RNA sequence: GGUGAUAUAGCUCAGCUGGUUAGAGCGCUCGACUCAUAAUCGAGAGGUGCUUGGUUCAAAUCCAAGUAUCACCA
Numbered sequence: 001g002g003u004g005a006u007a008u009a010g011c012u013c014a015g016c017u018g019g020u021u022a023g024a025g026c027g028c029u030c031g032a033c034u035c036a037u038a039a040u041c042g043a044g045a046g047g048u049g050c051u052u053g054g055u056u057c058a059a060a061u062c063c064a065a066g067u068a069u070c071a072c073c074a
Base pairs, nucleotide, nucleotide: 001073002072003071004070005069006068007067010026011025012024013023019057028044029043030042031041032040050066051065052064053063054062
């Protein structure tokens, strides 16, 4: 220098070739249970979806450029 992959909650990830409330596990907070803790059960908080722009009635999803990380080629 070239090609490809990935970027979504504090962490690990899902979201089936655009649609109606963006979810799961762990973690966190509160409550129940217990003499108490853990485990278990219930509830809750937490996301401008990497950035910018475009397409569309509608974008996490499609397109372009850029950024970061990883892999391969040279």